[in-house]
């Protein structure tokens, strides 16, 4: 770095060192010298891998499936749902008379992020 599959309205913070920005993008709205972003240390959340089991599948084992369980390992998170929004579609409301505009709700996408896998 491309691509596949999963998940994304639960959760879970101090210290230290630095100083002007972050929240990916767009447009909203935030957070932020009362000290953002970052780096280090410690603490914690969660349970994607891993790891211990039960069920199903099998002759059986192994794969796979569902399900529990732990939490020393590999990741990962610890402001606001992925903060909300982008594209389509469907209702409701208001304005409007151009079948459009503007807000909304719900569903599907996209795009992001995390994670296991693949070339």
């Nucleotide at each position: 770095u491309a691509c596949u599959c999963a998940u994304u309205c639960a959760g879970a913070c101090c210290g230290g060192c630095u100083g002007a920005g972050g929240g990916a993008c767009u447009g909203g709205c935030c957070c932020u010298u009362a000290g953002a972003c970052g780096c280090c240390g410690g603490g914690g959340c969660a349970a994607c891998c891993a790891u211990c089991g039960a069920a199903g599948c099998u002759a059986a084992c192994c794969c796979c499936u569902u399900u529990g369980g732990a939490a020393a390992g590999g990741u990962g998170c610890c402001a606001a749902c992925u903060c909300c929004u982008g594209c389509g579609a469907a209702g409701a409301c208001a304005c409007c008379a151009g079948u459009g505009u503007g807000u909304u709700u719900u569903c599907g996408g996209g795009a992001a992020a995390u994670g296991a896998g693949u070339g």